[in-house]
Molecule: Glycine riboswitch aptamer
Organism: uncultured Sphingomonas sp.
RNA sequence: CCGCGGGAGAGUGAGGCAGGGAAACCUGUUUCCGCCGAAGGAGCAACCGCCCCGGAAUCUCUCAGGUCGAAGGACCGCGG
Numbered sequence: 001c002c003g004c005g006g007g008a009g010a011g012u013g014a015g016g017c018a019g020g021g022a023a024a025c026c027u028g029u030u031u032c033c034g035c036c037g038a039a040g041g042a043g044c045a046a047c048c049g050c051c052c053c054g055g056a057a058u059c060u061c062u063c064a065g066g067u068c069g070a071a072g073g074a075c076c077g078c079g080g
Stems, first nucleotide, its partner, number of pairs: 001080006011033001013032008034067003040063001041061003047055003
């Protein structure tokens, strides 16, 4: 690096627009507020190393991302 398996958290909130529909309702998009941290990113520096120079988190922040499901998913296990 590749394949397989496992893999959490947080409103399916309130409105606007568009489409389907007789309506209820459904889908998409957008605005606002709240919330989450385990893609990524950033910060501190616990820690580590070939040690005065480097590497740096599961901590912190939420820019991004996420907040029904799917997808994604740090990390773990097995195989190559």